[in-house]
Small-subunit ribosomal RNA from an uncultured bacterium, 1494 nucleotides, folded computationally. The coordinates come from a structure-prediction model, not an experiment, and the mean pLDDT is 85. The sequence is in RNAcentral, with records from ENA and SILVA.
RNA sequence: AGAGUUUGAUCCUGGCUCAGGACGAACGCUGGCGGCGCGCCUAACACAUGCAAGUCGAACGGAGCUAUUUCGAUAGAUCCCUUCGGGGUGACAUUGGCUUAGCUUAGUGGCGAACGGGUGAGUAACACGUGAGGAACCUGCCCUUCAGAGGGGGACAACAGUUGGAAACGACUGCUAAUACCGCAUAAGACCACGGUACCGCAUGGUACUGAGGUCAAAGGAGAAAUCCGCUGAAGGAUGGCCUCGCGUCCGAUUAGCUAGUUGGCGGGGUAACGGCCCACCAAGGCGACGAUCGGUAGCCGGACUGAGAGGUUGAUCGGCCACAUUGGGACUGAGACACGGCCCAGACUCCUACGGGAGGCAGCAGUGGGGAAUAUUGCACAAUGGAGGAAACUCUGAUGCAGCGACGCCGCGUGAGGGAAGAAGAUCUUCGGAUUGUAAACCUCUGUCUUCGGGGACGAUAAUGACGGUACCCGAGGAGGAAGCCACGGCUAACUACGUGCCAGCAGCCGCGGUAAUACGUAGGUGGCAAGCGUUGUCCGGAAUUACUGGGUGUAAAGGGAGCGCAGGCGGGUUUGCAAGUUGGAUGUCUAAUCGAGGGGCUCAACCCCUUUCCGCAUUCAAAACUGCAGAUCUUGAGUGGUGCAGAGGUAGGCGGAAUUCCCGGUGUAGCGGUGGAAUGCGUAGAUAUCGGGAGGAACACCAGUGGCGAAGGCGGCCUACUGGGCACUAACUGACGCUGAGGCUCGAAAGCAUGGGUAGCAAACAGGAUUAGAUACCCUGGUAGUCCAUGCCGUAAACGAUGAUUACUAGGUGUGGGGAGAUUGACCCUCUCCGUGCCGCAGUUAACACAAUAAGUAAUCCACCUGGGGAGUACGACCGCAAGGUUGAAACUCAAAGGAAUUGACGGGGGCCCGCACAAGCAGUGGAGUAUGUGGUUUAAUUCGAAGCAACGCGAAGAACCUUACCAGGUCUUGACAUCCCGUGCAUAGCAUAGAGAUAUGUGAAGUCCUUCGGGACACGGAGACAGGUGGUGCAUGGCUGUCGUCAGCUCGUGUCGUGAGAUGUUGGGUUAAGUCCCGUAACGAGCGCAACCCUUGUCCUUAGUUACCAGCACGUAAUGGUGGGCACUCUAAGGAGACUGCCGGUGACAAACCGGAGGAAGGUGGGGAUGACGUCAAGUCAUCAUGGCCCUUACGGCCUGGGCUACACACGUGCUACAAUGGUCGGUACAGAGGGUUGCCAAACCGCGAGGUGGAGCUAAUCCCAUAAAACCGAUCGUAGUCCGGAUCGCAGUCUGCAACUCGACUGCGUGAAGUCGGAAUCGCUAGUAAUCGCGAAUCAGAAUGUCGCGGUGAAUACGUUCCCGGGCCUUGUACACACCGCCCGUCACACCAUGGGAGUGGGUUGCACCAGAAGUAGCUAGUCCAACCUUCGGGAGGACGGUUACCACGGUGUGAUUCAUGACUGGGGUGAAGUCGUAACAAGGUAACC
Repeated sequence: AGAGUUUGAUCCUGGCUCAGGACGAACGCUGGCGGCGCGCCUAACACAUGCAAGUCGAACGGAGCUAUUUCGAUAGAUCCCUUCGGGGUGACAUUGGCUUAGCUUAGUGGCGAACGGGUGAGUAACACGUGAGGAACCUGCCCUUCAGAGGGGGACAACAGUUGGAAACGACUGCUAAUACCGCAUAAGACCACGGUACCGCAUGGUACUGAGGUCAAAGGAGAAAUCCGCUGAAGGAUGGCCUCGCGUCCGAUUAGCUAGUUGGCGGGGUAACGGCCCACCAAGGCGACGAUCGGUAGCCGGACUGAGAGGUUGAUCGGCCACAUUGGGACUGAGACACGGCCCAGACUCCUACGGGAGGCAGCAGUGGGGAAUAUUGCACAAUGGAGGAAACUCUGAUGCAGCGACGCCGCGUGAGGGAAGAAGAUCUUCGGAUUGUAAACCUCUGUCUUCGGGGACGAUAAUGACGGUACCCGAGGAGGAAGCCACGGCUAACUACGUGCCAGCAGCCGCGGUAAUACGUAGGUGGCAAGCGUUGUCCGGAAUUACUGGGUGUAAAGGGAGCGCAGGCGGGUUUGCAAGUUGGAUGUCUAAUCGAGGGGCUCAACCCCUUUCCGCAUUCAAAACUGCAGAUCUUGAGUGGUGCAGAGGUAGGCGGAAUUCCCGGUGUAGCGGUGGAAUGCGUAGAUAUCGGGAGGAACACCAGUGGCGAAGGCGGCCUACUGGGCACUAACUGACGCUGAGGCUCGAAAGCAUGGGUAGCAAACAGGAUUAGAUACCCUGGUAGUCCAUGCCGUAAACGAUGAUUACUAGGUGUGGGGAGAUUGACCCUCUCCGUGCCGCAGUUAACACAAUAAGUAAUCCACCUGGGGAGUACGACCGCAAGGUUGAAACUCAAAGGAAUUGACGGGGGCCCGCACAAGCAGUGGAGUAUGUGGUUUAAUUCGAAGCAACGCGAAGAACCUUACCAGGUCUUGACAUCCCGUGCAUAGCAUAGAGAUAUGUGAAGUCCUUCGGGACACGGAGACAGGUGGUGCAUGGCUGUCGUCAGCUCGUGUCGUGAGAUGUUGGGUUAAGUCCCGUAACGAGCGCAACCCUUGUCCUUAGUUACCAGCACGUAAUGGUGGGCACUCUAAGGAGACUGCCGGUGACAAACCGGAGGAAGGUGGGGAUGACGUCAAGUCAUCAUGGCCCUUACGGCCUGGGCUACACACGUGCUACAAUGGUCGGUACAGAGGGUUGCCAAACCGCGAGGUGGAGCUAAUCCCAUAAAACCGAUCGUAGUCCGGAUCGCAGUCUGCAACUCGACUGCGUGAAGUCGGAAUCGCUAGUAAUCGCGAAUCAGAAUGUCGCGGUGAAUACGUUCCCGGGCCUUGUACACACCGCCCGUCACACCAUGGGAGUGGGUUGCACCAGAAGUAGCUAGUCCAACCUUCGGGAGGACGGUUACCACGGUGUGAUUCAUGACUGGGGUGAAGUCGUAACAAGGUAACC
């Protein structure tokens, strides 16, 4: 950075598709390791279980445990005393209370629970981003400062008792503490209202000081103490929050109007605070095309992906903000919530229940179900970082740190390295030689990253404390051992072969591949790419300049509004002054962190992490003043006004005119008129048409008339008048930028159409009739109504076109034409210059090309409108307009890979021009009718083998089917084979004979013993095994070769040059001419090649040479006769060579050319006649059955052999011939004249036999010698006399001949007899232009035999051609084309069938929502009859105040009614799209057969 795809090819337009990057991905195949990240995008679906917010005993009273102190109680060891009664002592144990200490903690109290964590439902909004503001605010804990903490009071939990309940949880009575609660005092200070002074501010106003008045504080705890932690008031800070504003922030106008607390004010209430935030009253405002309102969608951003950028898309993880916490509503507490793990109420759901009533909320971390293509463990730890509480120890922390799972992503590493050719085996391919896999493997040597095992062992915490973790890392040992796949290979796009399959199975991103040789399907081998991944799918950007700001367009490709006026908007002339909004520069603030970029650093590298640093935007401020803007002044050239002239189908209204058509009246007049391609309908003897005169009426205005005029467009055409718009020229008096464009809006707007009322001559939709036609609802004809005309009103569209918006400026010319002006001239014409219009040609330039080119589609500027693939569709729905018809606006689903523009080459045309051809015409003879021969189709058959199919198959392959041929059928047979090569063995190789048999064949017999030899053997034959043979089996659409055809038509090309972006063009066209692209001239062409012509053969004339088998003039001999003989080569002839004809000569025409016409001479005259010769190519033309040949197929048969049959069939149809139908003839008799061929497996003479076919015979001939071999028509006679015949000969019978193993199926010929159709042929159609047609016979090939066919040969021998209008074919030029498989093309619509999406639709079911009303839980606020009450006051009665209750207001759920909107569905119905080869017509493309289109 581009590529593929529209075409036969080209350029352009234009869509579709691909290559790149990315991802929270998923799926398929595969999977070694590590690091760093990431991991419910769907059901804001429902959740079992555990955990996620507690802490403080240094706030408090208790309770419990342990210890302690002390006072008891019980019991009482021991010891002492004893009067033995007892007294004293009192250890240990049990137990009660107090004190003290420690631990634990249910409750009161404090702080926290508003953080952290999750999610993105809602939200289009001050929600977010950015920048400002708060003189309109709050802020617990924290920091700083100032001041203070005096003295009292009354309760409530806990607890105890009683009691309700299944439970949850209460009720009553009584006791009690505080840093819990409440008065009082004090008041630096704060607040409230009233003053004063000073200063400040953008306004309301603020700040500081001050006067007097009112109101308002506090709590203690720990400690031995110092002191520390708290408490209260105030000021400031910090942090966090709240409010306001500028700007930015998706789609839809098929959402255009919205709004009553709405907008503002005054006064209140409420709040931390401003404010309609709320309320009462007053006013009537506010928002909106710069998009209000409504609907749809959506959390926003830093950023992420992509991109060269501008942009586009996106908003996972991380970070900031917002919103939410089962759904909806509500407040309480608090510094902070209207509160995820708080409360109350309502709804849905789940659970418990003793049925009375209760409980719950994972969008915290794990986890479960469900949904889904899809997303993890009910892990470890508070060690680190942070958070809450605490004085602290510490406790809590699913925040967090880690681990687990997952190739989900990024990054790194490995799966070994070196050597190793017998180029192993295997596999694949093969031209069978080999090649590839491939140094790849094996094998040898070596290493140890990862992995495995063993040992040591961190940083993270510089004391203690480590979940991670015996982890990272280090050392040692071992051994190549454990570690490669996926996709692709037709082009795009790197990489090819074989087999299988046979439009099947399948592939496919686009183009497309597959119908028997598939590099495109499937498999294999090989190759390419990437690699622990690789592909696919989905999505986004890119490529796409394919929405174009950067950076597109609108004549014909999609696209200029039908035209004007004009509000808003956008843009705007010269000079000057000021301002500084835009603009430019500097400075400042901000732009969180992370990310990106740059430079460093740390993990072995990298990913990753850390440090430093840069950029944009917004705001403030200073400066500048060129440009734009704003304000002021001024100017005249833009624009306008005035004056003087001019042209005009400009408009409206009124009047007038003549020609013509039609009708009416009258005259003349008579049988037709009219109409058409031809007719008919129609009119006419009731007098038409025609003609003359008169009249009526309507519509349109011939000539002039002109790419002439006017108008904005539509449009405007007789003449006159009135009113009226615009334009042009000249002038330069006036205004002084007054201008341009113009979304909406308004006006005008052909034809047709609509409404009302007139009018109606002609014309004429509909309609009727007549024709045409297969049909003809058409084209043609005869009629004919709306309509066309007028007035008034609507409609508002056209191929409303120059398919070209308006305005302005600039940019070579030439030539017409319309209207003006100026110069020159005495003047007119002419001439020159100039302005405005209107045409043509043309340069530069532009354009894809065509073309445009001062009237731009050129160069620029301003404004508007419009386009973004084709179809669906200018359709549906909605809205607006309309009386209607309909118009304007204007989609989607679905479907295709194109649709399209211009130009090129062909082909084609019921387009044109020129030309040619037995193409027509002019002629001659035929075919088509008959019989027959032959070929084909069809039918039949066991088989009737196969091929050929318009011309260009059909007397064709076949120059010759009785067997053979023969390929077909039936039957019988063979299996290395009838034929080739190789191997082994044997040998009588090859004949002959007998038997069986239809034969192939089989069995037996069997003679002489073969040829070559290097002596080995070979040839040949038999037997055997396998390689192989064999195939007229398929494919002529795999092929070679050969052939037909256009066409013996005159064409087909190339090199160089030139032109064109290119396909291509030029040359090769043009003017002449020719049989010819033959030649000449001209010419951006100059040359050349294959074709034409010529060279070749033959024929026509002459000459030379040569004369045997040909010939015989002269000489001689001879015969019944004959070149028979001698001789000769003169002639004929033969066969070699040459001459001759070249438009060479003359005249004319022509461009002085080429050439043509005429003439002379000549045997021949304009390529003399004929032949051979067939350009580039076309028809997938024909042939695999001549031959050759690739794949495929058969292999005891699709091969080989044999016998018999068939190819010869026969209701029929067609082609090509022959013979005829007769007198130009038939028959009989007689008499002439050829040429070219053939002949030894042959031609066969004479002679004889036979009526004849033929037989016998055997001379001659390897041929200018002999034979086939008498040519026939012709000619001379005779006869027949127009008839189914003396025409014609089919058919049949009998008898024969010949060939051949063999004439039955199935040969030819002969004789005798028989004697069919046929009396010149419908429609149609073939051949032929001179030695031709016609007619007559002769010969040859094939061949044993078998031509009416084929190929040749000569004899006799015409007619006609005015001419190119028409038919057919062809050539050249040109034109149109929607054709390119090329008109046998292309292509349209209905109908029928199937499928798909969609509109309408009686309705039906949901969602959302507006309005009106009902209703009113919890809660808050207001009010308050009632009940109750500790703190304060009290005169002790009560009061103040409070709670409960009641009620009012607001309000969620809910309900009713009525609208709007959206989705789904619906009998039936409308059109649309797509489908295999359906049906009917033929509308379009050529003049498409009636030009097409709007």